[in-house]
RNA sequence: GCCUCUGUAGCUUAACGGAUAAAGCAUCGGCCUCCGGAGCCGAGAAUGCCAGUUCGACUCUGGCCAGAGGCA
Numbered sequence: 001g002c003c004u005c006u007g008u009a010g011c012u013u014a015a016c017g018g019a020u021a022a023a024g025c026a027u028c029g030g031c032c033u034c035c036g037g038a039g040c041c042g043a044g045a046a047u048g049c050c051a052g053u054u055c056g057a058c059u060c061u062g063g064c065c066a067g068a069g070g071c072a
Stems, first nucleotide, its partner, number of pairs: 001071007010025004018055001027043005048064005
C1' cells in the first nucleotide's frame, strides 16, 4: 500500500428499513436487615465521525477514524 471483517450504555450481547433502541452484569437511590454481600422496587447511561439514498436508517451506499486478520 491492497483486500476482508468488526465498531450500539462502564462490560457482554440484542434490535425483517417502520422508531418509544431491548436485556444481563455493573453503578446509583430506596425497601428489607442489628449490619450487609442476598432478595425486591426504581433511576441514570449507548448506535465511532461526516455525507448520501429513502416517507422513514443501528440496519443500505460512499469517505474518514479505530481495531482484528490476510497478501505484498